[in-house]
Context: one part of a larger RNA
RNA sequence: GGCGCACGGAGGAUGCCUAGGCGCCAGAUGCCGAAGAAGGACGUAGUUGGCGGCGAAACGCCAGGGGGAGCGGCCAGCACGCGACGAUCCCUGGGUGUCCGAAUGGGGUAACCCGAUAGAGCCAACCUCUAUCACGGCGAGGGUCACGCCUCGACCGAGGGCAGCGCGGGAACUGAAACAUCUAAGUACCGCGACGAAAAGAGAGUAUUCCCCUAGUAGUGGCGAGCGAACGGGGAGGAGCCCAAACCUGAUCUGUGUCAAGCGUAAGGGCGUUGCGGAUCAGGGGUUGUGCGGCCACACGAGCGGGGGCCUUAUCCCCCGCCCUCAGUUACCAAUCGAUGGCUUAGCUGAACGCCACUGGAAAGGGCGGCCAAAGCGGGUGACAGCCCCGUAAGCGACAGGUCAUCGACUGAGGGAUGUGGUGCGCGAGUACCACGGGGCACGCUAACCCUGUGGGAAGCUGGGCGGUCCACCGCCCAAGGCUAAAUACAUCUGGCGACCGAUAGUGAACUAGUACCGUGAGGGAAAGGUGAAAAGAACCCCCGUGAGGGGAGUGAAAUAGAACCUGAAACCGUGUGCCUACAAGCAGUCAAAGGCCUAGGGCGUAAGCCAGGCUGAUGGCGUGCCUUUUGGAGAAUGAGCCGACGAGUUACUCUCUGUGGCCAGGUUAAGGCAGCAACAGCCGAAGCCGAAGCGAAAGCGAGUGUGAAUAGCGCGAUUGUCGCAGGGAGUAGACCCGAAACCAGGUGAGCUACCCAUGGUCAGGCUGAAGGAAGGGUAAAACCUUCUGAAGGGCCGUACCCGUCAGACUUGCGAAUCUGUGGGAUGAACUGUGGGUAGAGGUGAAAUGCCAAUCGAACUUGGAGAUAGCUGGUUCUCCCCGAAAUAGCUUUAGGGCUAGCCUCAUGCAAGAGUGUCGCGGAGGUAGAGCACUGGCGUGGCUAGGGGGCUUCGGCCUACCAAACCACAUCAAACUGCGAAUGCCGCGAGACGCGCCUGGGAGUCGGACGACGGGGGAUGAGCUUCGUCGUCGAGAGGGAAACAGCCCAGAUCACCAGCUAAGGUCCCGAAGUACGGGCUAAGUGGGAAAGGAUGUGGGCGUACUUGGACAGCCAGGAGGUUGGCUUAGUAGCAGCCACCCUUUAAAGAGUGCGUAAUAGCUCACUGGUCGAGUGCGCCUGCGCUGAUAAUCCAACGGGGCUCAAGCCCGACACCGAGGCUGUGGGAUGUGCCUUUGGCGCAUCGGUAGGGGAGCGUUCUGGCUACCAGCGAAGGGGUAGUGGAAACCGCCCUGGAGGAGCCAGAAGCGAGAAUGUCGGCAUGAGUAGCGAGAAGGGCGUGAGAAUCGCCCUCGCCGAAAACCUAAGGUUUCCGACGCAAGGUUGAUCCGCGUCGGGUUAGUCGGGCCUAAGGCGAGGCCAAGCGGCGUAGCCGAUGGACAACGGGUUAAUAGUCCCGUACCGUGGCCAGGGAGCGAAGCGGGGACGCAGGGCAGAAGGCCAGCCGGCAGAUGGUAGGUCGGUGCGCAAGCGAGCCUUCGGGCGGAAGUGGCUGGGAGGCCCUGCCGAGAAAAGCCGAUAAGCGAAGAACUGGUCAUGCCCGUACCGUAAACCGACACAGGUGGGUAGGUCGAGAAGACCGAGGCGAGC
Repeated sequence: GGCGCACGGAGGAUGCCUAGGCGCCAGAUGCCGAAGAAGGACGUAGUUGGCGGCGAAACGCCAGGGGGAGCGGCCAGCACGCGACGAUCCCUGGGUGUCCGAAUGGGGUAACCCGAUAGAGCCAACCUCUAUCACGGCGAGGGUCACGCCUCGACCGAGGGCAGCGCGGGAACUGAAACAUCUAAGUACCGCGACGAAAAGAGAGUAUUCCCCUAGUAGUGGCGAGCGAACGGGGAGGAGCCCAAACCUGAUCUGUGUCAAGCGUAAGGGCGUUGCGGAUCAGGGGUUGUGCGGCCACACGAGCGGGGGCCUUAUCCCCCGCCCUCAGUUACCAAUCGAUGGCUUAGCUGAACGCCACUGGAAAGGGCGGCCAAAGCGGGUGACAGCCCCGUAAGCGACAGGUCAUCGACUGAGGGAUGUGGUGCGCGAGUACCACGGGGCACGCUAACCCUGUGGGAAGCUGGGCGGUCCACCGCCCAAGGCUAAAUACAUCUGGCGACCGAUAGUGAACUAGUACCGUGAGGGAAAGGUGAAAAGAACCCCCGUGAGGGGAGUGAAAUAGAACCUGAAACCGUGUGCCUACAAGCAGUCAAAGGCCUAGGGCGUAAGCCAGGCUGAUGGCGUGCCUUUUGGAGAAUGAGCCGACGAGUUACUCUCUGUGGCCAGGUUAAGGCAGCAACAGCCGAAGCCGAAGCGAAAGCGAGUGUGAAUAGCGCGAUUGUCGCAGGGAGUAGACCCGAAACCAGGUGAGCUACCCAUGGUCAGGCUGAAGGAAGGGUAAAACCUUCUGAAGGGCCGUACCCGUCAGACUUGCGAAUCUGUGGGAUGAACUGUGGGUAGAGGUGAAAUGCCAAUCGAACUUGGAGAUAGCUGGUUCUCCCCGAAAUAGCUUUAGGGCUAGCCUCAUGCAAGAGUGUCGCGGAGGUAGAGCACUGGCGUGGCUAGGGGGCUUCGGCCUACCAAACCACAUCAAACUGCGAAUGCCGCGAGACGCGCCUGGGAGUCGGACGACGGGGGAUGAGCUUCGUCGUCGAGAGGGAAACAGCCCAGAUCACCAGCUAAGGUCCCGAAGUACGGGCUAAGUGGGAAAGGAUGUGGGCGUACUUGGACAGCCAGGAGGUUGGCUUAGUAGCAGCCACCCUUUAAAGAGUGCGUAAUAGCUCACUGGUCGAGUGCGCCUGCGCUGAUAAUCCAACGGGGCUCAAGCCCGACACCGAGGCUGUGGGAUGUGCCUUUGGCGCAUCGGUAGGGGAGCGUUCUGGCUACCAGCGAAGGGGUAGUGGAAACCGCCCUGGAGGAGCCAGAAGCGAGAAUGUCGGCAUGAGUAGCGAGAAGGGCGUGAGAAUCGCCCUCGCCGAAAACCUAAGGUUUCCGACGCAAGGUUGAUCCGCGUCGGGUUAGUCGGGCCUAAGGCGAGGCCAAGCGGCGUAGCCGAUGGACAACGGGUUAAUAGUCCCGUACCGUGGCCAGGGAGCGAAGCGGGGACGCAGGGCAGAAGGCCAGCCGGCAGAUGGUAGGUCGGUGCGCAAGCGAGCCUUCGGGCGGAAGUGGCUGGGAGGCCCUGCCGAGAAAAGCCGAUAAGCGAAGAACUGGUCAUGCCCGUACCGUAAACCGACACAGGUGGGUAGGUCGAGAAGACCGAGGCGAGC
């Protein structure tokens, strides 16, 4: 270290539980708000942090009702109280109700600030309290030429509201496989408005609304995708009305007119502004389409009383009262009460059980014996309770509030309706209608109907609209005014229910949740439940630091129930122990197995013990993870660190098929209704649907019909359904899950950055020396020159400041852009602070597509939204049967689809179909062959023609080219006078057992290699593309060392049985060191070509050879002649020509070497010697060479092999697989039989895929009068069972639920999705611990490198010091702590707990205005809203009164001391006429650069004084410190301390410098440089001699907010105690031009290993 076992830790799965969610049904309720809402802020308790309640009357006040013993919320404790004189609590009504918010007196950065008027507080001022004070509309009054305006009002509005509703605007993704009409969709979203509902609605036609049908029909539609009615029927509900106008009357105004009209009628009398017309208002009248109404006439009808119409009578009309009748609070006109009853907002009564010495901690369990039930719903009680408690059935109950019903009061209406006739009075105008455009209607236009933008523009009932263009006829109906409940939608509350969830689920939220946290913001948005019956929450003791934690004791049934608490899985981390492991390699297993150890709850045995069994595993055989995607994966292609939990084909509707059930020529209800419920159910309801007849374009006909001349032919027909349930599939929906980049809509962002506006600020020091000027020179005058002056400049060098050139570092950083060095600009187009503006279809841009909050070729955020994704990934239990494809056609198609092909399942048909084999018969033009044809091609011949040459020009020659022809030899996919094998078609036989039709469901359209036949390519490719076959794919096994595609062979399971295949038999390694015969010498075998070679075997041929060959050795190899020519020369041997002759056994006018040329040496040739074969060629077997690669061998798998263990031939044996056989078991299909079964036969590899059968999980119903504290579920183990998923028993744990069977319903099964969440590993005790100096002593403490004090040392010092703005928001100070935070430690802290701390007339803000913002009226605009006058707000600016010292642990121009100043008021005095504004005037009031003046603070020097040092005393000198305040006279700051007090005093001068930026002044320049108030002046109204202004004195008075602390940083912005960023002010010494640099001072630090 491995495996096993035991025991722990860590972790929080699982089981059980539920406080919380989700959904459905029913009932009820439905707006709130200026009487201040919704929603908040801040407060409020004795103690109070959060939530809840409440509001300064503040965990509550008053009253009524209920209720009845405890109570002061969650929330305990302590302390203190309340309650039978009835509390707490519940219901109802009332009171109070801070501040913000429409927010409303004005302002504003919500919860704050500032007012005015009146009153009040002993009140003049200040302050406090109470009330009132916004705007718009409407109405009234006033006023005005008019509008504006002013006043009044118990008036209205505003603002909020989840969803629902109406209206105004109105997308895009997407779909159409692209896209534009179209779709999505009038959806999302925005805006306005309203309500409890909204809307619609009472006929210019079928009240309105809602549901079910009609019907996916008619239609519409790039006639694509899609969209999609109505008529009519069944239901719910049910309700109808009012104006305008005609006409009449009255009132007012007005016009006109007259003395007569007229005064209801009749008569008489009388009257004399009275009539008529118009306008307005009011009352009556009237409301319809067989037109209605008005008016006139007629008919008919009609209570009482009073009054009026000039008088009288009659009559008529009108008004009032009574009476009668009717109606009514939602419309039709409109208010308000009462009574009764119901319901509701609190409540109340409410039956019935005991025992046991059964178990147990506990009884409700068990046992025994009872009881109640209009109550056995449910919950609780120490386990499971009808009878213990709360409840439940049934019944009862309200002072007050709400609501409904009835009645009454009350109110209103009516008391002339009707009929007939007449009648040119009325009947909704920029309307109807028309044209064009657009929209809505299902209807996209030739388009009726409805709406209306532009233009035109009626009629008047003898009129008008409509009936789907239009016209005629016919019919229906009256627009251009209005109201209207219910049935419907949604939400909330209450109750009930759930085959809904049960803490990763269910709401985001069971808990302090829209919280923590993130973001500038809009916005985003978690995690987190469980002790126990009861806290009985562990007294006491011990270890330890008076810790943390632990050990005892104790409680409890249980404490591995101990608060990090039920159960407590896994990853992961340990401790102990049995076995193994230190010469040995690898998917980590599996098979075999020695040894060691253990032995129960099995078997045997009396027992000991043995067997079976368990753990380990030396050694051997075999052996390339899983998933996905692929032709093909161990792949070095994808995904996964590990474990746990979660995680993907669902649901609705329509259609189709199958199964099953009901009924059947029929089947069936839908909405709805009835009665009702604990629940499942029941009944009614044929409207409709499907079917019962089809055919045809239709008329139409009909078992037929259409076509057709037809009676023919042909097409389509000649019926079996329907309604449930379940399953397969399709369509429409997100439709299996996750995933874009994008598009659109509404908002949020300019705190970063870009540009702009307003107002402020900053720039050490040095250099240069423009214009101009002055003086001098010079000129006629100029110009010009010199010197001086002057101080310009997008001038120069260079700090601060800004930037970021180059290099290095850093790169899991100090830092999501930094550091170091170097560099650029640095008076300008400079930089910077504060406040503001511009916004995404946009802004801004000295322009890069740069920037717009670490994001930019179009920000962010929410929504449409689950966009779409022909793409990628993932997709979860088991077994059984069958089992593909990678092809064709078409495709904006090629990695996608559709149809066909191939698979599966079912019904049916057939057994004559289909597939091999054999036989027979056919068609054909391939392989091959051939060359007549079509073409190609070689040689020769012949021969036109051509070329060339010659020519006497007649022609001739030609080894040149060459048609045709001839001979010979050939080639062809697109040649064939020939022509197979195979294949194909048909017939027959025989074998097998398949085949076909129809219908349901698929998958497949990337293929790969091998063999053969071709094409392309190079007769390259592991290339590409076809055809036929095979294998892989989807196929394991054996062989080929290893090796998808090759060879053998197709795996149902088991066997320690047998036979074989390919291939093998020396060892690894099963089987022949087998047999016979050859070959090879190369380790050939065991990689390779052309080419090369006396390798070697076999065969054949030929030549020479005993008449002596071949090879070797000995000898000869001669003469003419140095042949001739050429040559300087060339004699066999540079070259050219010739190559003869002689001698001889033989010898070339010479084979090679050689020489200048000769010479010389050789060869050919000849003889001798030797003595038998020798030479050459061809065919063939096996070998050799050719032969070179990168880490030793690495080209037999290795060892090794040579008459073989190589190669060839032959013959025999054996081995060898999951093949075959044997034996046994299983399954599927099928046949037979004596049918719970048996016996045969066949079959059982398998991806995509089809079919079948099961296991398990959660929930539901029924059954088992089931199991369970004598121990359920869950968890840990275990040696049992089954074909699998799985299941059972037992032990331990656990402590309250659970199971079996039969059915049913699913959020039903996980290993992979760079999945989600959580936990835990690995890397690893590794990197790192974030710029920098520490050392020592003492102290404290359990403990000290780090805390405190002291000493020494070091660092910064234009900062690393000090003040301040922003920002932060208690970090400040003290005490006590040390878990966590602090990069280590910690006694310490910017950490925790508790307590404390911020004091203002004079500092800042509250006054004024800038940019800009808001904006009464106003203008503009679909709406929201935009702009803007007056005005208001708004500092970064203007204005404005305090200094010195002291004091605290922590504040100080704030407290104290001292001394001032400002405003206001009173009083006193002076004064003696003015004062007085929001209007007027002045002023405030302004740039940049340069220069000058004076000389403050400060600094330096000197003087003076004191201290210190000097080895003794002293001096000079040194050094350190001091040298104060005040004009002055003068004053007295100080130090020590035991906190009582004590001590105490020297000097207190001068010079230099003082740049300046501050003050004042001057000059130059062009870019020409805020506003308003305070302030001053003159005045108006008004006030003032009853004394104003002003002055002095005195006494009073002076509000609100900020004030701590950090503030170049550990407290701000950067996720951090982060090397970054952050505006203004102060500015010592030496050297120096300097704010550079170096060193130092004051002061501050030593950087948290």
Model confidence (mean pLDDT): 82 of 100.
Predicted 3D model of a 1649-nucleotide part of an RNA (large-subunit ribosomal RNA, half A) from Nitrospira sp.
The full RNA is in RNAcentral, with records from ENA.
Its Rfam family is "Bacterial large subunit ribosomal RNA".